[in-house]
Context: one part of a larger RNA
RNA sequence: UUGAGCCUAAAGAGUCCGUAGCCGGCCUGAUAAAUCCUUGGGUAAAUCGGGCAGCUUAACUGUCCGAAGUCCGAGGAGACUGUCAGGCUUGGGAUCGGGAGAGGCGAAAGGUACUCCCGGGGUAGGGGUAAAAUCCUGUAAUCCUGGGGGGACCACCAGUGGCGAAGGCGUUUCGCUAGAACGAAUCCGACGGUGAGGGACGAAGCCCUGGGGCGCAAACGGGAUUAGAUACCCCGGUAGUCCAGGGUGUAAACGCUGCGGACUUGGUGUUGGGUGUCCCAUGAGGACAUCCAGUGCCGGAGAGAAGUUGUUAAGUCCGCCGCUUGGGGAGUACAGGCGCAAGCCCGAAACUU
Numbered sequence: 001u002u003g004a005g006c007c008u009a010a011a012g013a014g015u016c017c018g019u020a021g022c023c024g025g026c027c028u029g030a031u032a033a034a035u036c037c038u039u040g041g042g043u044a045a046a047u048c049g050g051g052c053a054g055c056u057u058a059a060c061u062g063u064c065c066g067a068a069g070u071c072c073g074a075g076g077a078g079a080c081u082g083u084c085a086g087g088c089u090u091g092g093g094a095u096c097g098g099g100a101g102a103g104g105c106g107a108a109a110g111g112u113a114c115u116c117c118c119g120g121g122g123u124a125g126g127g128g129u130a131a132a133a134u135c136c137u138g139u140a141a142u143c144c145u146g147g148g149g150g151g152a153c154c155a156c157c158a159g160u161g162g163c164g165a166a167g168g169c170g171u172u173u174c175g176c177u178a179g180a181a182c183g184a185a186u187c188c189g190a191c192g193g194u195g196a197g198g199g200a201c202g203a204a205g206c207c208c209u210g211g212g213g214c215g216c217a218a219a220c221g222g223g224a225u226u227a228g229a230u231a232c233c234c235c236g237g238u239a240g241u242c243c244a245g246g247g248u249g250u251a252a253a254c255g256c257u258g259c260g261g262a263c264u265u266g267g268u269g270u271u272g273g274g275u276g277u278c279c280c281a282u283g284a285g286g287a288c289a290u291c292c293a294g295u296g297c298c299g300g301a302g303a304g305a306a307g308u309u310g311u312u313a314a315g316u317c318c319g320c321c322g323c324u325u326g327g328g329g330a331g332u333a334c335a336g337g338c339g340c341a342a343g344c345c346c347g348a349a350a351c352u353u
Stems, first nucleotide, its partner, number of pairs: 003325004007307002012321001014201004021194003025088007033081001035077007043069001048066007091191001092188003095184003103177007110154002114150008125136002162169002205248007215241002220236004258320006266298014302309002326353003336345003
């Protein structure tokens, strides 16, 4: 509960696709479902409006008239909505052109560091800390050097830079593949927006099967610290982290801000594309201006409780969806669904304050 809201107070679903539904550009014609007007009928009482009357008055009550609204019919209107027909190009889609990008998938190649093994050199320490010790080392460590193996990662470039719906994506090359921006104005001609259910994707962690395992490292063992130290520090170290296939489906999944469209002063960076002017060492060059798209900062009006926000709105409007309605109990219980499990989704109440 016909309300007011959702950046920070409760509240935007993690993201996208999309079914039903809801909403829908410009012009013309038709229709008249809806809408509006007139009119006929019908319409229990109470209620409501007006007149009169009864209780001393009033409230209250009675009586007469009327109104409202729903229903059926007739006539009319034609703007808006709907439906049908025709047309249009601004929304949307397609095509073409030259560019940008850590977008995705697969394969191959490379780089430093690390670690292990082997050979050579070399000798007493090394390591670690606030200080130590556990630890490693005379079967030769640490260190220097040559060779070989292994797995993980990808310094500098690197940028409030780029790409992606979000999660996320960073060595190089090749192959496959997706999207966006700009420009042309060639084609289609409203084909659109949102989206209950539904589907797909979805960091880390965890689970299953098989591989792999250098480093790191929950658990665990030990050394310290301490009153204690199930920690912080140190020495080790297993799952895991990596790969392939499958499952889980959650995050401060955050811009704590749903998606789409329109409109509303500006300044200054930067990325991609276009156009113009100038410079030029003529190059895929430089400078400036401008248009479009993105991404930052500052800020006017406005908004806001304020912080702030401010053409990337939290301004002014429209469409659609999701969500909130005091704190605790509680994201608990129960039921149901999903999952191998862990658990996830949906989600109360008593009671308390």